[in-house]
RNA sequence: UGAGCCGGCCGGGCGGCCGCGUACCGGGCUGCACGCAGCACCGGUCCGAGGAACGUCCGGACUCCACAGGGCGCGGUGCUGGGUAACGCCCAGUCGGGGUGACCCGCAGGAAAGUUCCACAGAGAACAGACCGCCGAUUGCGCGACAGCGCACAGGCAAGGGUGAAACGGUGCGGUAAGAGCGCACCAGCACCCGGGGCGACCCGGGUGGCUCGGCAAACCCCACCGGGAGCAAGGCCGAACAGGGGAAGGGCUGCCCGUCCGAUCAUCCCCGGGUAGGCCGCACGAGCCGUCGGGCAACCGCCGGCCGAGAUGGAUGGCCGCCACGGGCGCAGGCCCGUACAGAAUCCGGCGUACAGGCCGACUCACUGC
RNA sequence: GGCCCCGUCGUCCAGAGGCCUAGGACGCUGCGCUCUCAAGGCUGAGACGCCGGUUCGAAUCCGGUCGGGGCUG
Numbered sequence: 001u002g003a004g005c006c007g008g009c010c011g012g013g014c015g016g017c018c019g020c021g022u023a024c025c026g027g028g029c030u031g032c033a034c035g036c037a038g039c040a041c042c043g044g045u046c047c048g049a050g051g052a053a054c055g056u057c058c059g060g061a062c063u064c065c066a067c068a069g070g071g072c073g074c075g076g077u078g079c080u081g082g083g084u085a086a087c088g089c090c091c092a093g094u095c096g097g098g099g100u101g102a103c104c105c106g107c108a109g110g111a112a113a114g115u116u117c118c119a120c121a122g123a124g125a126a127c128a129g130a131c132c133g134c135c136g137a138u139u140g141c142g143c144g145a146c147a148g149c150g151c152a153c154a155g156g157c158a159a160g161g162g163u164g165a166a167a168c169g170g171u172g173c174g175g176u177a178a179g180a181g182c183g184c185a186c187c188a189g190c191a192c193c194c195g196g197g198g199c200g201a202c203c204c205g206g207g208u209g210g211c212u213c214g215g216c217a218a219a220c221c222c223c224a225c226c227g228g229g230a231g232c233a234a235g236g237c238c239g240a241a242c243a244g245g246g247g248a249a250g251g252g253c254u255g256c257c258c259g260u261c262c263g264a265u266c267a268u269c270c271c272c273g274g275g276u277a278g279g280c281c282g283c284a285c286g287a288g289c290c291g292u293c294g295g296g297c298a299a300c301c302g303c304c305g306g307c308c309g310a311g312a313u314g315g316a317u318g319g320c321c322g323c324c325a326c327g328g329g330c331g332c333a334g335g336c337c338c339g340u341a342c343a344g345a346a347u348c349c350g351g352c353g354u355a356c357a358g359g360c361c362g363a364c365u366c367a368c369u370g371c
Numbered sequence: 372g373g374c375c376c377c378g379u380c381g382u383c384c385a386g387a388g389g390c391c392u393a394g395g396a397c398g399c400u401g402c403g404c405u406c407u408c409a410a411g412g413c414u415g416a417g418a419c420g421c422c423g424g425u426u427c428g429a430a431u432c433c434g435g436u437c438g439g440g441g442c443u444g
Stems, first nucleotide, its partner, number of pairs: 001367004006362005012324007020048002023045005028039005050342001054353002057351005062231004069258004074227005079093005094108001095106004109222002114220002117215002131161002133157003138154001139152005169187006188212002190209008235281004245272003250262004288307004293302003325340006372443007381397004389427001399415001401413002420436005
């Protein structure tokens, strides 16, 4: 210099004017039970979208279902250790795969528990199989110079060809009629045993056994662990309206069983029908944010100090001007014009995933070159 | 706002690991019939929403994404 890889952060800035929303303060108006309430009124102060507020894919808090119980079923997760309120998330490692490398990717338990499936092609597709091929020792027949040779059947053979995604270890030597882990050596894998390291997944070393055992569990299944259901339109209170009209003995614990709970004639609670379409709480102090220090490789945790940062309910968060930044266009130039990504709270929080103009910072790798 | 469901020719449905080169009905193109049209006959075109993964192999299984629909005070 070029190419690349990983992590963190920002995501227009400053000033002015006008406007919108919540809360608070002051005033005004209205009401009455006369010190409170309300308001589409006026003024002031504070605050006012995000890294994803999004998708709603996981996990929780919270609320209700009496309690949230047991078994079966169903669903989910799936290497190990740790973090966490919890998780399918995160961190650190192990193993496998990819890359020259920095580094990246992995739903990564079990297929020697059992069952299924493996199209087409192929002889044969799972305790396999003779299509081509090799042999034909043994047996029979023939010839014979008595070494053998030829022919034939039964049969033997998984070495070679061919098919396929996949064909029951690989190479060599021996062996044989031809062959074959049939035997042996080495290599690869597996199982078991021993020693060492590690909390563990696992790794390193040695030995024994010819044991050679296909793939698929994002097919059923087995094993381990987890999970009761619904969701803030949950749920509670007040007010208004309607019909003191009608109905059941069973029902709930969201599949089944057990167990258990509620309730029954005078029903206020459940269902149907009818009515209403208002207000308040939940609802903004929380697994909260920032900073120092400490523990830990890290995720994260702890102590101390400081801070309060939206809360609407047809739904606010906007517009204009000036300077600057960035991008595009025009111009020889001073400069002029246009634009500013993705998107937008609705009970809250932790993650994941997806979208995103542009920019900043840091660590590292490879190639070439210079000293 | 919350919770669910579904995407296959133009339309409505089958297919649920290989027999799929994805099937059927209606519709559409062309031919033929007829004086012409229709019906009937013959023939042809036409689709797995998109992107990844698992598998030898995916419309089918898994994840993400896009689109559509339903329920709910």
This is a predicted complex of two RNAs, RNase P RNA and transfer RNA, with 444 nucleotides together. It holds a member of the Rfam family "Bacterial RNase P class A". The family's RNA type in Rfam is ribozyme.